[in-house]
C1' cells in the first nucleotide's frame, strides 16, 4: 500500500472484580484500528487518596494547588512486527 490472502486488535453499553478517584483487569459485545502491539522520553489530557495552603459552626466539613496514580484508542519519538499486487 491493492474492494488480494490469512490472520489480529476491540470503543460503548451490561455482568463480576482492584483502587479515593482517575481508570485498570476478566466476561460479554463490535464503535472502529495496517502498528488500536510495546515504551510515559517531549507536548497534551483525567483524576486528587497523601501532601501544602486557606475558610468554616473546628474530632470534622469545605475550597484552592500538587502525580508521586493513570490515558499508548490525543499527537509527536523511539523500539519490534504479518501479509503484500501495480
Nucleotide at each position: 500500500g491493492a474492494c488480494a490472502a490469512g490472520g489480529g486488535c476491540a470503543a460503548a453499553c451490561c455482568c463480576g472484580g482492584c483502587g479515593a478517584a482517575a481508570g485498570c483487569c476478566g466476561g460479554u459485545g463490535a464503535c472502529g484500528c495496517a502498528a488500536a502491539g510495546c515504551u510515559c522520553c517531549g507536548a497534551g489530557g483525567c483524576u486528587a487518596c497523601c501532601g501544602u495552603c486557606c475558610g468554616c459552626c473546628c474530632c470534622g466539613c469545605g475550597g484552592a494547588c500538587c502525580a508521586c496514580g493513570c490515558c499508548a484508542g490525543u499527537c509527536g519519538a523511539g523500539c519490534c512486527g504479518c501479509c503484500g499486487a501495480a
Description
This is a predicted structure of an 86-nucleotide RNA (c-di-GMP-I riboswitch aptamer) from a soil metagenome. The model forms 100% of the base pairs in the Rfam consensus. RNAcentral holds the sequence, with entries from MGnify.